[in-house]
Context: one part of a larger RNA
Molecule: small-subunit ribosomal RNA, central domain
Organism: uncultured bacterium
């Protein structure tokens, strides 16, 4: 390199933004660099094809031809691609009037529970389990009233319900601020898609500094179970879990399914606009965005997927190439470490 894949078999970066790069709407017209055709040049000879001929043949050797798919040059085309000019308005965005939201960041504020701490009222037992037993209590537990005080999460409402680019977000109010949709069709006029490299964010654990510490709870202690039990199951319990500011930067980061466009039968439930009709509530219908079930066609090894496609096509971009060895060892770059990324041989089967 040609070719073939990537939902479950190897294989979609964890996600977006974006620099080079590739690709790229419509319509006139100009160049002619890429394209196409003619023509010249050359592209040594010899091999090698192909007709032929000389050694008795053959191998060998002579002559022709073709071939050398290139290369430069001239002459022409202008359908595509490419440029330049003008131009449009469907892509893209701006405006403008509406609309839903647990999108974010901050600062105030709320009530259930729970743990403690002090009163009161009352007594033997509470707790805990398959059973217990360690534990707590006659120095007044447990229950039960009142006051108090911490911190963490915010019952119903809650919905295959809403927003976020993904991770992820769920009491209340305020303030700051992203992005979405739906309607107008007034602007600009291809200003668009991708996206190596780079950047930014990026649960949970985890680290560093200084806070906070009610539950809950890795370690770690006892009690139980066991044949043993470094577990499961009980009592207790620190780190951590929470806050703030830095680091880490990886997940079954999943839909195990990259992004964008544009084409391919339906029904149906829903979330959030919008037209229209009929009209008391409301209903019927339709049409955009979204998000569920089910299905034709088509696809797939099969499951299943099916307009939200893993159908039919087009761009871009990553990535895979038997199992182990190994996502590890050297190296290289991050990193305070823990450790990430990048990433093999031998060997073995």
């Nucleotide at each position: 390199c040609u070719g073939g894949g990537c939902g479950u078999a190897a294989a979609g970066c964890g996600u977006a933004c974006g620099u080079a790069g590739g690709c790229g709407g419509a319509u006139a017209u100009g160049c002619a660099a890429g394209u196409u055709g003619g023509g010249g040049g050359u592209g040594a000879a010899a091999u090698c094809c192909c007709g032929g001929g000389g050694c008795u043949u053959a191998a060998c050797c002579c002559c022709g031809g073709a071939a050398u798919u290139g290369c430069c040059u001239u002459c022409a085309a202008a359908a595509c691609u490419g440029u330049g000019u003008a131009u449009c308005u469907u892509g893209a965005g701006a405006c403008c009037g509406g609309g839903a939201g647990a999108g974010g960041u901050a600062a105030g504020g709320g009530g259930a529970a729970u743990u403690c701490c002090g009163a009161g009222u009352g007594u033997a037992g509470a707790g805990g389990u398959g059973a217990a037993a360690u534990u707590c209590g006659u120095a007044g537990a447990u229950a039960u009233u009142c006051g108090g005080a911490a911190g963490a999460a915010c019952a119903c409402c809650a919905g295959u319900g809403g927003c976020g680019a993904a991770g992820g977000c769920g009491c209340c109010u305020u303030a700051c601020u992203g992005g979405c949709c739906c309607g107008g069709a007034c602007c600009u006029g291809a200003c668009g898609c991708u996206g190596a490299g780079g950047u930014a964010c990026g649960a949970a654990a985890g680290c560093g500094u200084g806070g906070g510490g009610a539950g809950c709870a890795a370690a770690c202690a006892g009690g139980a179970u066991u044949a043993g039990a470094u577990a499961c199951c009980c009592u207790g319990g620190u780190a951590g879990u929470c806050c703030a500011c830095g680091c880490u930067g990886u997940a079954a980061a999943c839909g195990a399914u990259g992004a964008g466009u544009g084409c391919u039968a339906g029904a149906u439930g829903u979330u959030g606009g919008g037209g229209c009709c009929c009209u008391u509530g409301g209903g019927g219908u339709u049409u955009c965005a979204g998000u569920g079930u089910c299905g034709c066609a088509g696809c797939u090894a099969a499951c299943g997927c099916g307009u939200u496609a893993a159908g039919c096509a087009c761009u871009c971009c990553g990535c895979c190439u038997g199992g182990g060895g190994a996502g590890u060892a050297c190296g290289a770059c991050c990193g305070c470490a823990a450790g990430g990324u990048u990433a093999a041989a031998a060997c073995u089967c």